[in-house]
């Protein structure tokens, strides 16, 4: 290099919930907590999802991302060990 994750080693991250905090609100950050994860490291590129503050309407109900979500699928980039 390229390819695989059946065992083993040292580790790593951390769903839901629960408290603080930050946000219009999805949802984020910190602590506690593990359900699972071989890329659950990275990056909103391309598809999906979520909010809908501002804007827009036929004004209640609807439409809208410049906001989220990488633990949703797909692409990019990079990395430990151990087979081959």
């Nucleotide at each position: 290099g390229c390819u695989u994750g059946c065992u083993a080693a040292g580790g790593g991250c951390a769903a839901a919930c629960c408290c603080g905090u930050u946000g219009a609100a999805a949802a984020g950050c910190g602590g506690g907590g593990a359900c699972g994860c071989a890329a659950a490291g990275c990056c909103a590129c391309c598809g999906g999802u979520c909010u809908a503050a501002g804007g827009g309407a036929u004004c209640g109900a609807c439409c809208u991302a410049c906001g989220a979500c990488g633990g949703c699928g797909g692409g990019g980039c990079u990395a430990c060990c151990g087979g081959g």